Small-subunit ribosomal RNA from an uncultured bacterium, 1514 nucleotides, folded computationally.
Its mean pLDDT, the model's own confidence on a scale to 100, is 84.
RNAcentral holds the sequence, with entries from ENA and SILVA.
Its Rfam family is "Bacterial small subunit ribosomal RNA".

[in-house]
RNA sequence: AGAGUUUGAUCCUGGCUCAGAUUGAACGCUGGCGGAAUGCUUUACACAUGCAAGUCGAACGGCAGCAUAGAGAGCUUGCUCUCUGAUGGCGAGUGGCGAACGGGUGAGUAAUAUAUCGGAACGUACCUAGUAAUGGGGAAUAACUAAUCGAAAGAUUAGCUAAUGCCGCAUACGACCUACGGGUGAAAGCAGGGGAUCUUCGGACCUUGCGUUAUUAGAGCGGCCGAUAUCUGAUUAGGUUGUUGGUGGGGUAAAAGCCUACCAAGCCUGCGAUCAGUAGCUGGUCUGAGAGGACGAUCAGCCACACUGGAACUGAGACACGGUCCAGACUCCUACGGGAGGCAGCAGUGGGGAAUUUUGGACAAUGGGGGCAACCCUGAUCCAGCCAUUCCGCGUGAGUGAAGAAGGCCUUCGGGUUGUAAAGCUCUUUCGCAAGAGAAGAAAUCUUACUAUCAAAUAAAUAGUAAGGAUGACGGUAUCUUGAUAAGAAGCACCGGCUAACUACGUGCCAGCAGCCGCGGUAAUACGAGGGGUGCUAGCGUUGUCCGGAAUCAUUGGGCGUAAAGGGUCCGCAGGCGAUCUAACAAGUCAACUGUUAAAUACAUCGGCUUAACCGAUGAAAUGCAGUUGAAACUGUUAGAAUAGAGUUUAGGAGAGGAAAGUGGAAUUUCUGGUGUAGCGGUGACAUGCGUAGAUAUCAGAAGGAACACCAAUGGCGAAGGCAACUUUCUGGCCUAAAACUGACGCUGAGGGACGAAAGCGUGGGGAGCGAACAGGAUUAGAUACCCUGGUAGUCCACGCCGUAAACGAUGAGUAUUUGUUGUCGGGGGAUUCGACCCCUUCGGUAGCGGAGCUAACGCGUUAAAUACUCCGCCUGGGUACUACGACCGCAAGGUUGAAACUCAAAGGAAUUGACGGGGACCCGCACAAGCGGUGGAACAUGUGGUUUAAUUCGAUGCAACGCGAAGAACCUUACCUGGGUUUGACAUGUUCACGAAAGCUCUAUGAAAAUAGAGCCCUCUGCGAGCUUGCUCAAAGACGUGAUCACAGGUGAUGCAUGGCUGUCGUCAGCUCGUGUCGUGAGAUGUUGGGUUAAGUCCCGCAACGAGCGCAACCCCUAUCCUUAGUUGCCAGCACAUUAUGGUGGGGACUCUAAGGAGACUGCCUAGGAUAACUAGGAGGAAGGUGGGGAUGAUGUCAAGUCAGUAUGUCCCUUAUAUCCAGGGCUACACACGUGUUACAAUGGUUAGUACAAAGGGUUGCAAAGCCGCAAGGUGGAGCCAAUCCCAAAAAACUAACCCCAGUUCGGAUUGGAGUCUGCAACUCGACUCCAUGAAGCAGGAAUCGCUAGUAAUCGUGGAUCAGAACGCUACGGUGAAUACGUUCCCGGGUCUUGUACACACCGCCCGUCACGCCAUGGAAGUCAGCAGUACCCGAAUCGGGUGGCUUAACCUUCGGGAGAGAGCUCGUUAAGGUAAGGCUGGUAACUGGGGCGAAGUCGUAACAAGGUAACC
Repeated sequence: AGAGUUUGAUCCUGGCUCAGAUUGAACGCUGGCGGAAUGCUUUACACAUGCAAGUCGAACGGCAGCAUAGAGAGCUUGCUCUCUGAUGGCGAGUGGCGAACGGGUGAGUAAUAUAUCGGAACGUACCUAGUAAUGGGGAAUAACUAAUCGAAAGAUUAGCUAAUGCCGCAUACGACCUACGGGUGAAAGCAGGGGAUCUUCGGACCUUGCGUUAUUAGAGCGGCCGAUAUCUGAUUAGGUUGUUGGUGGGGUAAAAGCCUACCAAGCCUGCGAUCAGUAGCUGGUCUGAGAGGACGAUCAGCCACACUGGAACUGAGACACGGUCCAGACUCCUACGGGAGGCAGCAGUGGGGAAUUUUGGACAAUGGGGGCAACCCUGAUCCAGCCAUUCCGCGUGAGUGAAGAAGGCCUUCGGGUUGUAAAGCUCUUUCGCAAGAGAAGAAAUCUUACUAUCAAAUAAAUAGUAAGGAUGACGGUAUCUUGAUAAGAAGCACCGGCUAACUACGUGCCAGCAGCCGCGGUAAUACGAGGGGUGCUAGCGUUGUCCGGAAUCAUUGGGCGUAAAGGGUCCGCAGGCGAUCUAACAAGUCAACUGUUAAAUACAUCGGCUUAACCGAUGAAAUGCAGUUGAAACUGUUAGAAUAGAGUUUAGGAGAGGAAAGUGGAAUUUCUGGUGUAGCGGUGACAUGCGUAGAUAUCAGAAGGAACACCAAUGGCGAAGGCAACUUUCUGGCCUAAAACUGACGCUGAGGGACGAAAGCGUGGGGAGCGAACAGGAUUAGAUACCCUGGUAGUCCACGCCGUAAACGAUGAGUAUUUGUUGUCGGGGGAUUCGACCCCUUCGGUAGCGGAGCUAACGCGUUAAAUACUCCGCCUGGGUACUACGACCGCAAGGUUGAAACUCAAAGGAAUUGACGGGGACCCGCACAAGCGGUGGAACAUGUGGUUUAAUUCGAUGCAACGCGAAGAACCUUACCUGGGUUUGACAUGUUCACGAAAGCUCUAUGAAAAUAGAGCCCUCUGCGAGCUUGCUCAAAGACGUGAUCACAGGUGAUGCAUGGCUGUCGUCAGCUCGUGUCGUGAGAUGUUGGGUUAAGUCCCGCAACGAGCGCAACCCCUAUCCUUAGUUGCCAGCACAUUAUGGUGGGGACUCUAAGGAGACUGCCUAGGAUAACUAGGAGGAAGGUGGGGAUGAUGUCAAGUCAGUAUGUCCCUUAUAUCCAGGGCUACACACGUGUUACAAUGGUUAGUACAAAGGGUUGCAAAGCCGCAAGGUGGAGCCAAUCCCAAAAAACUAACCCCAGUUCGGAUUGGAGUCUGCAACUCGACUCCAUGAAGCAGGAAUCGCUAGUAAUCGUGGAUCAGAACGCUACGGUGAAUACGUUCCCGGGUCUUGUACACACCGCCCGUCACGCCAUGGAAGUCAGCAGUACCCGAAUCGGGUGGCUUAACCUUCGGGAGAGAGCUCGUUAAGGUAAGGCUGGUAACUGGGGCGAAGUCGUAACAAGGUAACC
């Protein structure tokens, strides 16, 4: 610091998501040690049990229990009992101090709080320092005793007694009050020591310490007041009556409406009052570069609370966590009468929850309370325990070790990897384990001695010094030493991109994953698990939180023409901002200093634990606030001045600016009258409608309403909306010129006000035309539309509402600055002219182009979207939603303001390349047109679909499947079906073993065959060696066969969507690209576009392009002409021979021909056009003329086009079967549908007879002649031919002659019967052909549709491949041989340019709404339930305050009667809880209901995107 994600790609806008850090965390898997820290975030839910606040006998009366001492009794002679407060001490009690601290929690609280800085009208026990005192009396009361009540808790009565308890008196420097005369108000003792003196022997007295009283001051603590700051909501805009202030009174420690009576009517609020929601605040913590944002555990400061609510008492201090009273809820005890309780103290329990510890030890340390002290108390605290909850540290070994072991995994089978990893060898021992040693934390208090102070004093006390002794929960802990042994110690997540890390298997849109994009439908680096790898490591991941990235709320640091966003326009209060000069002030601003900013934290340095975390010390800092002193440029304020901004006056000017009144002509319609006759009108075409009752048309007249042709424009005016005949009246603004005047009077403008198209609403008019709704007619599948005929509101006027528009320049207003050019409107000036123009210049408007600059681009560009400033409005992903609820406005319609839940990962802008358009322009093609012949109708052939079947094998399916694979299914083929067999196999290679006469052949039986079983024939392979009888035997091994075994064979089984190769198609269309350069942020563009031209991106010219490649063309083959060469099997002109006849023969090379090589055609020549070009038109010559004709040749790519069944091939599948062999059947079925063909329907014909002319092929498993036989198919025959030699082989149409005479025929030949031929093991299913007989449909083919532009169509025959046989198919060949093309409007296909686009799977695209189904959240709703705050009233506990006849009453006073004072009781007031009533707010729920969102394949239409088929939109 960025990254992923919208697109075919691009740039931008914009959201979503990720990488980082963090945590009081939780969950999953795993877990060795130690140090430091944290540990109920949820129910301020309820709590069993124990502990958490006591202490003082040196305040007191006392003495139950314990101990000691003494005395007595019993006796068991060491025990029991009794007595004595005598002693140590001490339960209970009186009294003092403490209990208001410490500890917990965060419910409440948005200000009675907190933070910071200030202030004045206060209090303060203990503590410190000082001053002055501590005199003399009195009355009670608890304990205790006695009695009574009660279950208990406890209570009542009578009696005794003490005090540092209580009450008077005296005194009063200072204190308080005061009317300045005066008045008021205290106390308590206890303990220690002691020389004189006195004594009632108690002591007095002196002294010390502590205590007590009064008071002054301090410190610390506390109460009060002010300023500033402190969350969200305006869909909370007004709130307040003790409220704001004053006076009197009361009250408090103290100021104050704090309380009360009266008076005044104030006070708070848009700088956000009030209300609602949420929340303890801060130092700080986390994050961030910072500014900020979020948080407020642990530690520290403050506040608040203590079961809920209320209240006071005591006290220095409380309205009191472990106190009291009352009310309420809950729990417990009970003898039912009544009582007890409050863990948000420490542990702990239940509950809640994802979730948070021990009912531990000790007061040793630190601190607190009490005490003179010893000491006691202390769940504060210090420690320990539990938990990987966090942070930090350490370890789980180190070195060596290649046979690169085994095993695992992968593999191209070679190997690779795990991997120096392991094993092995050598070494070390942290931690842990065992044993031993063993700290610091402890110094005071205390004792002794000394010194100082006090003192009469060597007591005592206090302070200090020195010495000594005691005290440790943690804990035998930290630490150290020794011993043994590598011994006891590694996991988790991830590996498609972001993001470091890849493979094999399983699965097969299933199971699953996923933070975003997205993976998974049979080859998944994305699922699961294995191997390997990456990251972190006693942890690792997941989930949650918060900050960051996010400049995605933008102060730093964003925007608003089209992406979200300028208010419809103007005026204007507040507010904000504001031109020049001078002077003063010092609020802002700036500087210096002072105070403060607690400690801790953070930072820097140093230090202590072996290090670190952690801890300690010091320093800096603490941006803030307050104060003091200064500066005076800028802002501000005050005063003065000036004229430039702004305005006023004068003179001119233009204008559909506004309002009112009047006037006008053209046109439409209607009415009246005339002429006139059958139609008019309307449309794409019709129809409805009007018309013989006289329309339309035409002439004349009349009525009425609305709008104002031409002028007219890129024009003018207005703030915008908007404004158009003419005249008059009234009226607003603007511009120009030259002077004068005012003197900053200005700009913007939240709220507010005014204006504001159309439609709509109200009242009253008006109503010609047009025309929502509505009616009818068409169109259509439908047509609630588009079109037509009618037609009501409305449109018009007056008055009043509404207040919105794509109210748009989608561009707020104002000021200033910044190159130009061309029009135009309104003025001024100059020059010039006879004059009008023209020209120069200036001010104000309005347009076009365009520079710098800006912009994502498009574009804007002195009329800015440039450069700056001022003010206002608005935006923050899409949908939900121009919505809901609430409020305001409105007669209504509706408007303004304006969310959320939920849902998606996009939505969007501009531009690019394509594709597409029922967009445009140009061009081409048998594309149409012009023609010729067909198909579609018939019969048959053939292929396909469908159906059938045991099987009818499989594939091909718009063009581009369908006489296609198949150039040929009777068996075979054959892949299918039925049945019968075989299992290393019909076929290949290899291993191991056995046998053998290597092998091979024949026959028999069974059988449908395959095969099975048996018999025979065949003495015959090579020979390392050995033996010998030397040509024989044995024989390893090999080859071969058989049998067995293991690897494997085999598969026309699947996948053409895993593939190679080949092919089709657009299309023989003219296109497709690249390098360099240039332009553009970029995708891309340019080149390749443009003007011509061509069959052509063919060529020429121009041009920011210049070149090049694949295509086009040419080069190749055939063909058309000629030449040269050659001359057999071909040819025969001339010469000769022979024959019935024939190049038959000799010969010849002239010709034809054959087959090699050449020539020829290039717009080369001429004329014209064209741009002096390319090229085009015509002509000459030529066999051929403008690529001569034909063929081969198929660019980049498209269709996941076709083919795994031609072959090859990955993967998957079968392996006694999906392999293989065999027989028979099937592929040949047949109601039907389609394609492609053949033959016809006849006379341009048919039949019969005769005659003529090809080309190109094939032939030895072959072609086969002549001859003979047969009506024929064919048979017989076998000359010739391995072919320019022989054969197939007859060419047919044609021509000549004859017949037929328009008929279902002498057309047509299907079908069927009979008889045959040929091939072949075999012709039934199921071949071809022949003869005789039979003689079907068919009389020219509906809608529709195909081919063809010349040697073509049409027509005629011939050959070949395949093949035993089997073409109407395919393919090749020649014969005869036309018609037509005006032309490019239309159909189809294609090319180029351009335009629009919401398409990019690319129009077979995209996409909208209703309905139906499921799920989700939400609005309304009769109601219903709950909570909150307030209002009014009722009732009113405890408390406190006021009053109080009567009653009761120790201290003081008393004249002894009583009084003062007090108490209980009664009563009044305040008031909690409670109750009643009517409303408010919030939440839950609800029959029913509304829309919304989401959901692989539902229904209906087709609204939008192209001119989206009626342009779209508001």